Description
The part of an RNA shown here (small-subunit ribosomal RNA, central domain) has 350 nucleotides and comes from a metagenome. The prediction has a mean pLDDT of 91. RNAcentral holds the full RNA, with entries from SILVA.
Context: one part of a larger RNA
RNA sequence: CUGGGCGUAAAGCGUGCGCAGGCGGCGCCAUAAGACAGAUGUGAAAUCCCCGGGCUUAACCUGGGAACUGCGUUUGUGACUGUGGUGCUCGAGUGUGGCAGAGGGGGGUGGAAUUCCACGUGUAGCAGUGAAAUGCGUAGAGAUGUGGAGGAACACCGAUGGCGAAGGCAGCCCCCUGGGUCAACACUGACGCUCAUGCACGAAAGCGUGGGGAGCAAACAGGAUUAGAUACCCUGGUAGUCCACGCCCUAAACGAUGCGGACUAGGUGUUGGGGAAGGAGACUUUCUUAGUACCGCAGCUAACGCGUGAAGUUCGCCGCCUGGGGAGUACGGUCGCAAGAUUAAAACUC
Numbered sequence: 001c002u003g004g005g006c007g008u009a010a011a012g013c014g015u016g017c018g019c020a021g022g023c024g025g026c027g028c029c030a031u032a033a034g035a036c037a038g039a040u041g042u043g044a045a046a047u048c049c050c051c052g053g054g055c056u057u058a059a060c061c062u063g064g065g066a067a068c069u070g071c072g073u074u075u076g077u078g079a080c081u082g083u084g085g086u087g088c089u090c091g092a093g094u095g096u097g098g099c100a101g102a103g104g105g106g107g108g109u110g111g112a113a114u115u116c117c118a119c120g121u122g123u124a125g126c127a128g129u130g131a132a133a134u135g136c137g138u139a140g141a142g143a144u145g146u147g148g149a150g151g152a153a154c155a156c157c158g159a160u161g162g163c164g165a166a167g168g169c170a171g172c173c174c175c176c177u178g179g180g181u182c183a184a185c186a187c188u189g190a191c192g193c194u195c196a197u198g199c200a201c202g203a204a205a206g207c208g209u210g211g212g213g214a215g216c217a218a219a220c221a222g223g224a225u226u227a228g229a230u231a232c233c234c235u236g237g238u239a240g241u242c243c244a245c246g247c248c249c250u251a252a253a254c255g256a257u258g259c260g261g262a263c264u265a266g267g268u269g270u271u272g273g274g275g276a277a278g279g280a281g282a283c284u285u286u287c288u289u290a291g292u293a294c295c296g297c298a299g300c301u302a303a304c305g306c307g308u309g310a311a312g313u314u315c316g317c318c319g320c321c322u323g324g325g326g327a328g329u330a331c332g333g334u335c336g337c338a339a340g341a342u343u344a345a346a347a348c349u350c
Stems, first nucleotide, its partner, number of pairs: 004321003007304002012318001014201004021194003025088007033081002035077008049065006091191001092188005097182003103177007110154001115149007125136002162169002206247006215241002220236004258317006266295013299306002323350003332343004
């Protein structure tokens, strides 16, 4: 390479957008590049293969045939692919009208709680633990009342719920803004799918500059525990956690399951939309559609399990795997302020 694979054995890029490339709906006409068929030229000889012959046989030598799966020329075919033209509406999209939503960005605002400050009441403890101690407190703590300051997060609702491509998103109100879905009609007429390189987004931690700092809390200090205790427990506590702008680009970035399309029993719950029947209404029953969960037939699977949201049956395109360690390391390149990220071996060894 061929082949075989990628939920858990090695293997789906963290996610999207998308150029090139690959692939591409239905009908008609043309063309004849691919394709197919015929003819013809060539495809040296030897070798290989088949049928014979010659050395006592074989190896070896030798005659004939076939083959040389290829290339060229020419004639034809027109199903399929391509190309050009013309048309279609089921794929895709647009419009009109609804609907749901913690989707995103900005601004404003609310209450509870913690902490701190001031004052009042009040007196000896408080806090903490397995037990203690460090710590706080007669310079009046803790408790309680009133007032104030400031930061961060939003109890109940809340869900087995919703939205988003993923990361992720939750008090309430306003402004700006993306996407989805449903119903019926109208319109465009294949405008599609996937996507190497590329571009964008990307939790937490971390970095730069400036702010902010209530609570929590790496580091650090002290108290305990212990043989020791650079820990677990306790008292403190700085970065950080928050905001703005700029970087970093990683993760058990997980459904450990790439994206899109088609097909293949059902049942139950739930969220959003629509239709029908019944009912005075609340609502009930039922059908349908888009999600989201559970069970399960066929089938698949090494098993576990998956099972119309497939890990079933298939088509298109991309990514990735190829024994363990060495190693996601070294070297080199690219990126980064740095931390480091990314790309990525070998010797050796089992």